Annotation: Small-subunit ribosomal RNA, central domain from an uncultured rumen bacterium, 350 nucleotides, folded computationally. Its mean pLDDT, the model's own confidence on a scale to 100, is 87. The RNAcentral record of the full RNA draws on ENA.
Context: one part of a larger RNA
RNA sequence: CUGGGCGUAAAGAGCGUGUAGGAGGCAAUACAAGUUGGAUGUAAAAUCUCCCGGCUUAACUGGGAGGCGUCGUUCAAGACUGUAUAGCUGGAGUGCUGUAGAGGUAAUCGGAACUCCGGGAGUAGCGGUGAAAUGCGUAGAUAUCCGGAAGAACACCAGAGGCGAAAGCGGAUUACUGGACAGUAACUGACACUGAGACGCGAAAGCCAGGGUAGCAAACGGGAUUAGAGACCCCGGUAGUCCUGGCCGUAAACGAUGUAGACUCGUCGUUUGGUGGGUAAAACCACUGAGUGACUAAGCAAACGCAAUAAGUCUACCGCCUGGGGAGUACGGUCGCAAGAUUAAAACUC
Numbered sequence: 001c002u003g004g005g006c007g008u009a010a011a012g013a014g015c016g017u018g019u020a021g022g023a024g025g026c027a028a029u030a031c032a033a034g035u036u037g038g039a040u041g042u043a044a045a046a047u048c049u050c051c052c053g054g055c056u057u058a059a060c061u062g063g064g065a066g067g068c069g070u071c072g073u074u075c076a077a078g079a080c081u082g083u084a085u086a087g088c089u090g091g092a093g094u095g096c097u098g099u100a101g102a103g104g105u106a107a108u109c110g111g112a113a114c115u116c117c118g119g120g121a122g123u124a125g126c127g128g129u130g131a132a133a134u135g136c137g138u139a140g141a142u143a144u145c146c147g148g149a150a151g152a153a154c155a156c157c158a159g160a161g162g163c164g165a166a167a168g169c170g171g172a173u174u175a176c177u178g179g180a181c182a183g184u185a186a187c188u189g190a191c192a193c194u195g196a197g198a199c200g201c202g203a204a205a206g207c208c209a210g211g212g213u214a215g216c217a218a219a220c221g222g223g224a225u226u227a228g229a230g231a232c233c234c235c236g237g238u239a240g241u242c243c244u245g246g247c248c249g250u251a252a253a254c255g256a257u258g259u260a261g262a263c264u265c266g267u268c269g270u271u272u273g274g275u276g277g278g279u280a281a282a283a284c285c286a287c288u289g290a291g292u293g294a295c296u297a298a299g300c301a302a303a304c305g306c307a308a309u310a311a312g313u314c315u316a317c318c319g320c321c322u323g324g325g326g327a328g329u330a331c332g333g334u335c336g337c338a339a340g341a342u343u344a345a346a347a348c349u350c
Stems, first nucleotide, its partner, number of pairs: 003322004007304002012318001014201004021194002025088002028085004033081002035077007042069001048066007091191001092188003095184005103177007110154001115149006125136002162169002206247006215241002220236004258317006266295012299306002323350003332343004
């Protein structure tokens, strides 16, 4: 290499849109490119296989036969693939009627709490800890009441609950807007699946410019602890956390499980539709979709476990792995303001 694999042993790209490519539903006709068969031409010799012979044997070698092909020509077949034409409706999409939702963007509004400021009243402590101290306080703190300011986050509802491709999304209202699901069966008629490159999105931290800064808080300062303490604990505290615009492009970006489709014993929850029953209306019951959980049979699995949301049985396509270290490093390329990201070795060594 072939192959075998990818939940946890090495291995699913963080996620999507989609180009080329790959592969693609039902049925009809035509063609005959692939495909299959016949005939024929050619495929030098040697090599290869079989038989016979020559060197004392073998290697080697002579003769005969066979074989050797993505091959050419021609005739035929018409299942399958393909191509063309005209169709079908089950896949896919559109329409119509509804449903649920922290899906997204923008604007406006709200209450609780923290902090700060002003005022009242009030006096010696407060705070903090394992215990303390640093710290704050007679220039009147803490506790308490009234008023004001500002920023950030939204208690209860709240759920193994919902939505989103993922990242992620949670006070309320409004505007704009994406998707999903159920029912219907009016329309299109394979338009579908996957997807190398490509393009877009992408937590936190970080970066650039301009704002903002209540709380929290890397760095930093101080107090403790300790043999020491660069920490854990305490008092402070700046970047940052927030907003606008632009970068970065990474995470245990995890279900450590790629996407799409088909098939396969059951039980119990839950969210949200539909139909029927039931009720005064509910509750409730049965059936049937779409999600989301727990358990289990067969099967699978090294075991753990998975088990219709498969890690079962299959199909299509993509990505990835190939002993440990060196190393996700060096060099080079590409990208970035930088930090760095991405692509990605070898010597050597066990």